[in-house]
RNA sequence: GGCUCGUUGGUCAAACGGUUAAGACACGGCCCUUUCACGGCUGAGACGGGGGUUCGAUUCCCCCACGAGUCA
Numbered sequence: 001g002g003c004u005c006g007u008u009g010g011u012c013a014a015a016c017g018g019u020u021a022a023g024a025c026a027c028g029g030c031c032c033u034u035u036c037a038c039g040g041c042u043g044a045g046a047c048g049g050g051g052g053u054u055c056g057a058u059u060c061c062c063c064c065a066c067g068a069g070u071c072a
Base pairs, nucleotide, nucleotide: 001071002070003069004068005067006066007065010025011024012023018055027043028042029041030040031039048064049063050062051061052060
């Protein structure tokens, strides 16, 4: 350098073009407990950047950045 794949809360991880972007762990508050832990209730928190297609994009297309694999 060419090709392929990936990038979603602090971490992991769903969504297959349309309703509030699920869930688990972690975190905050309350309850429970003599206290901690466990457990219960509840809350905050995410679509890598730019452009395009579309009535509508996390999703489809292009470029860039980063990461992984592979070929030279």
Transfer RNA from a Defluviitaleaceae bacterium, 72 nucleotides, folded computationally. The sequence was found in a public genome assembly. Taxonomically the source falls in Defluviitaleaceae (Bacteria, Bacillota, Clostridia, Lachnospirales). Its mean pLDDT, the model's own confidence on a scale to 100, is 82.